[in-house]
Context: one part of a larger RNA
């Protein structure tokens, strides 16, 4: 000097990003216990008190142990050691128990019960395989697969123009194939020649017929997704219930809102502090919330995150001492 333990006057979070670490609390008995609540909880809430040994006595009663009352005794200390919750208030997120990055992340992430959409009538859909086959399932729509949401309460608005999906079939377009008008090459023959050219062979090939799909017509948003601008107006001012106009498929409803979302921003007001970029309650000017990519609440729960308080302490003012081990010095 380091590590691990023990103690510390006065103060008690002044430390620090942050009470990190440490301390406090602790088992048992008696008492007592709030808001809120899904009436189960919250709750060991919080808070307060007790405790050893001996004698007498009462109850109970035996195999043993016990409970109460009165009096006395000892120690610094009686749950005499060890082990053994610190607590409260408020908020965010996630309902909960659970799961996870074996070896930097345990969480607000995943899962979950619940809700919804969708596919599938059984030789099911779906998965796997080249195939046979197998799973689904020795199941049968209260079933099985896929997708989303995520307890519960109150709810879940408008838009089908785009993309997707489902349905439709009149018309347009359209492949292989069918079809074969016509044309080229070849040459018996005809012709003085130029040339024409049957039949056959061969090459090419027009019209016409021709499915799904696409175009088209509908439906569908708990499908992917989307949910406006400008101008004017009330008897102070300000604001605009109201009016006009442009555009759109439709112009954001309820609820919430400087939020895990707010740039400006440490917004403004209130609370808490002597002093508060954090926190809580409001306001709404929402850069850029918003309804199962769920919205808003919510008791209980959480090695979760944020703010405050009580208790407690070497975290600190500001260090000191002790023990053990290592370093170090000497041998």
């Nucleotide at each position: 000097u380091c590590a691990u333990g023990g103690c510390u006057a006065a103060g008690g979070a002044a430390u620090u990003a942050g009470g990190c670490a440490a301390a406090u609390u602790c088992a048992c008995c008696c008492u007592g216990u709030a808001a809120c609540u899904u009436c189960g909880g919250g709750a060991u809430a919080a808070g307060g008190g007790g405790a050893g040994c001996c004698a007498g006595u009462a109850c109970a009663a035996u195999a043993a142990a016990g409970u109460g009352c009165u009096g006395g005794c000892c120690g610094c200390a009686g749950a005499g050691a060890a082990a053994u919750g610190g607590c409260c208030c408020a908020g965010g997120c996630g309902a909960c128990u659970g799961u996870u990055u074996a070896g930097c992340a345990a969480a607000a992430a995943c899962a979950c019960a619940u809700g919804g959409c969708u596919a599938u009538g059984c030789g099911a859909a779906g998965a796997u395989u080249a195939a046979u086959g197998u799973c689904g399932a020795c199941g049968u729509a209260u079933a099985u697969g896929g997708c989303c949401u995520g307890a519960c309460a109150c709810c879940u608005g408008c838009c089908c123009g785009g993309u997707g999906c489902u349905g439709g079939a009149a018309g347009g377009u359209u492949a292989a194939g069918a079809g074969g008008g016509g044309g080229g090459c070849u040459u018996a023959g005809c012709g003085u020649a130029a040339g024409c050219g049957a039949a056959g062979g061969u090459c090419u090939g027009a019209a016409u017929c021709g499915a799904a799909g696409c175009c088209c017509c509908a439906g569908u948003a708990a499908a992917c997704g989307g949910c406006g601008g400008c101008c004017g107006u009330a008897a102070c001012u300000a604001u605009a219930a109201c009016g006009g106009u442009c555009c759109u498929a439709a112009g954001g409803u309820a609820g919430c809102g400087a939020a895990a979302u707010u740039c400006c921003u440490u917004g403004u007001c209130g609370g808490g502090u002597a002093a508060g970029u954090u926190c809580c309650g409001a306001c709404c000017u929402g850069c850029a919330c918003g309804a199962a990519u769920g919205g808003u609440g919510u008791a209980a729960c959480g090695a979760u995150c944020u703010g405050g308080g009580c208790a407690c302490u070497g975290u600190c003012u500001c260090a000191g001492c002790c023990a053990u081990g290592a370093g170090c010095u000497c041998g």
The prediction has a mean pLDDT of 87. A computed fold for a 331-nucleotide part of an RNA from Jiulongibacter sediminis, annotated as large-subunit ribosomal RNA, domain IV. The sequence was found in a public genome assembly. NCBI's taxonomy places the organism under Bacteria, Pseudomonadati, Bacteroidota, Cytophagia, Jiulongibacter. It matches the Rfam family "Bacterial large subunit ribosomal RNA".